[in-house]
RNA sequence: AGGGGUAUAGCUCAGUGGUAGAGUAUACGCUUAGCAUGUGUGACGUCCUGGGUUCAAUUCCCAGUACCUCCA
Numbered sequence: 001a002g003g004g005g006u007a008u009a010g011c012u013c014a015g016u017g018g019u020a021g022a023g024u025a026u027a028c029g030c031u032u033a034g035c036a037u038g039u040g041u042g043a044c045g046u047c048c049u050g051g052g053u054u055c056a057a058u059u060c061c062c063a064g065u066a067c068c069u070c071c072a
Stems, first nucleotide, its partner, number of pairs: 002070006010024004018055001026042005048064005
């Protein structure tokens, strides 16, 4: 140089063309004499970036960036 893969919440990961979820973490309650555990409620996403297709894109296409990997 060339091929392939990954990029989504603070972290680990799901997700189907129709306005995004789980666990964990975090905030505030309940429970306790208190802590832990348990339990309820809430907040946190420019879905890597820029274009294209589409009525509509996290999803499909193209290019780029970062990382991993294969060949040499």
Molecule: transfer RNA
Organism: Vicugna pacos